[in-house]
RNA sequence: GGGCCCGUAGCUUAGCUUGGAUAGAGCGCCGGCCUGCGGAGCCGGAGGUCAGGGGUUCAAAUCCCCUCGGGCCCG
Numbered sequence: 001g002g003g004c005c006c007g008u009a010g011c012u013u014a015g016c017u018u019g020g021a022u023a024g025a026g027c028g029c030c031g032g033c034c035u036g037c038g039g040a041g042c043c044g045g046a047g048g049u050c051a052g053g054g055g056u057u058c059a060a061a062u063c064c065c066c067u068c069g070g071g072c073c074c075g
């Protein structure tokens, strides 16, 4: 220098292929209930610029371009 893959909540991750309802789940965190106590069980809650920017579109996590970060391969 060239090619491929990955980036979504504190952590892990679904959704991307085929654009469409308020972006969902587990763990963790906070509160309540229960309980002799609660770290178990039950109920509820907060937490996301979907890596960043631009473009296409009525509409983008999803499609296109560039950039950043990580990984792998080739030279």
Stems, first nucleotide, its partner, number of pairs: 001074007010027004020058001029045005051067005
Predicted 3D model of a 75-nucleotide RNA (transfer RNA) from Ignisphaera aggregans DSM 17230. Its mean pLDDT, the model's own confidence on a scale to 100, is 81. Its Rfam family is "tRNA". It is annotated as a transfer RNA. The RNAcentral record of the sequence draws on Rfam.